[in-house]
Context: one part of a larger RNA
Molecule: small-subunit ribosomal RNA, 5' domain
Organism: uncultured bacterium
């Protein structure tokens, strides 16, 4: 010092921290939705109209909810440290070898067609998961055609490059789109809002290559055949043996290959006067991985923790045909272990996803439980009191110490405990009213929003009232005597004690050092 933990104690608050072992296996409930201002159809409440048997039924309007198409989102956020000795990470460089949804800022378009699938409805099969048919139907789903600002591939031409090549400009070929809302209207539409598409650029992000840097072992000396380099195709957003089919025989190595062991790396953390040296737990940035292994799909992005598809292990379901999972996500369970918490509260704030917005969603995050685990704070009273009471304990029996300690007077009342008041966190956002504005937007004004919380904090009220221990005392080290034991019984970090007067082992009795802590132990420096 410390993510500790074991033993004796343990009043109070604030911040912080809490499986280090079994990347062991998990019961239950939450951890990723949302969007009706892209679509259809069903359709609550309620609104008007009809009908009659007065509480129901038709018809239009309305549009709660909730299933499905279809857009983003799900690749972030949260979790682990198993593999990794690597360009994994760190710094510092390149990419004339490259990608980039959403979000800013610019250019230009948004035309004409069409034919399905879900949903409901029909009908089958299965115990179930769930499947399959057959007929309808909408979109900002899906598809063809039309334009090409523009991109792109090839030609040719300037231009710039030191050069593979950039930039420019003709020519040819390829390539795009969608719409919804309110508002106004003379019904022709106008306009404002959010979307689409096609491209420049831009901010942020990644992907690739290098250069340097950081483990142990030579009781690991040889290692490689996609190997090592080249042509030629492939494949990728990209370069590349990345794959591949020919050629050539190469390449790395004592400045430690290859092979074994360890091991996630850094910022920092700890310790030191530095230099060094240990370590990487909580915070921050990479990396990697999601029951073990391989695939690949969707998509801007994944080879995808809570997707999919196989093959494995193990777990449950079953009507035996068959299906179903994956807490290294919050809590929680078992088990291992010397050892690590609540199956809480809540979106009020910070951040995220959707969404025009209201809003929904969020075990991320706010918080609050629990544990002396750690740091820091406070407090368990303060002053007075001597004939130096009693009571222990020593004693040479004259005293001495315990000790102003304690009673006793005089006083305060922190914190805990009752009661009364009570917040910052809400800057802002929402809603409803009025201006100003054609709207968006903005001004005022009421209003509504707080888990934590009746908490913090302020005020009272009573009473010294409720709050001390642990270690040690031979030397090293600061503290000393008595009894009891007698090489036992025990201490012990080292030296060493104990065999009849033990300051070492038990007690007590005083002292010494720390104090809500004290000591062991374990690791580091």
């Nucleotide at each position: 010092a410390c993510g500790a933990a074991c033993g004796c104690u343990g009043g109070c608050g604030g911040c912080g921290u809490g499986c280090u072992u079994a990347a062991c296996a998990c019961a239950u409930g939450c951890a990723a939705g949302u969007g009706g201002u892209g679509c259809g159809a069903c359709g609550a409440a309620c609104c008007a109209g009809g009908g009659c048997u007065u509480g129901c039924c038709c018809u239009g309007g309305g549009g709660c909810a909730a299933a499905g198409c279809c857009g983003c989102g799900a690749a972030c956020g949260g979790g682990u440290g198993a593999g990794u000795a690597a360009c994994a990470c760190g710094u510092g460089a390149g990419u004339a070898a490259c990608c980039u949804g959403c979000c800013c800022c610019g250019a230009u378009g948004a035309c004409c067609g069409g034919g399905a699938c879900a949903a409901g409805c029909c009908g089958a099969g299965g115990a179930a998961a769930c499947u399959c048919g057959g007929g309808c139907u909408a979109a900002u789903a899906c598809c063809g055609g039309a334009u090409g600002u523009g991109g792109u591939g090839c030609a040719c031409a300037g231009u710039c490059u030191c050069a593979a090549g950039u930039c420019u400009g003709u020519g040819u070929a390829c390539u795009a789109a969608a719409g919804g809302a309110a508002g106004c209207u003379u019904c022709g539409g106008c306009c404002u809002c959010c979307g689409c598409a096609u491209u420049g650029g831009g901010a942020g992000g990644g992907g690739c290559u290098c250069g340097c840097g950081g483990c142990c072992c030579a009781u690991u000396a040889g290692c490689u055949u996609g190997u090592u380099g080249g042509u030629g195709g492939g494949g990728u957003a990209a370069c590349g043996g990345c794959c591949u089919a020919c050629c050539a025989a190469g390449g790395c190595g004592a400045c430690g290959a290859c092979g074994g062991g360890u091991a996630g790396c850094c910022g920092g953390c700890c310790u030191g006067a530095g230099a060094g040296g240990g370590c990487g737990a909580c915070c921050g940035g990479c990396c990697a991985c999601a029951c073990u292994g391989g695939g690949a799909c969707u998509g801007a992005g994944a080879c995808a923790c809570g997707g999919c598809c196989c093959a494995g292990a193990c777990u449950c379901c079953u009507a035996c045909g068959g299906g179903a999972g994956g807490c290294a996500g919050c809590a929680g369970u078992g088990g291992g272990g010397a050892a690590u918490a609540u199956u809480g509260c809540g979106c009020a704030a910070u951040g995220g996803g959707c969404g025009g917005a209201a809003g929904c969603c969020u075990g991320a995050c706010g918080c609050a439980g629990c544990g002396a685990c750690g740091c820091c704070g406070c407090g368990u009273g303060a002053g007075g009191g001597a004939u130096g009471a009693c009571g222990g304990c020593c004693u040479u029996c004259g005293g001495g110490u315990u000790g102003u300690a304690a009673a006793c007077c005089u006083c305060u009342u922190u914190c805990a405990g009752c009661a009364g008041g009570g917040a910052c966190g809400a800057a802002g956002c929402g809603a409803c009213u009025g201006g100003g504005u054609u709207u968006u937007c903005u001004c005022a004004g009421u209003u509504g929003u707080g888990a934590c919380g009746g908490u913090a904090c302020c005020u009272g009220c009573a009473g010294a009232a409720g709050a001390a221990g642990c270690a040690c005392c031979g030397g090293c080290c600061a503290a000393c005597u008595a009894c009891g034991u007698g090489c036992c019984a025990g201490c012990a970090g080292c030296c060493g004690c104990g065999g009849u007067a033990a300051g070492a082992c038990g007690u007590a009795g005083g002292g010494u050092g720390c104090g809500a802590g004290c000591g062991u132990u374990g690791u580091c420096c």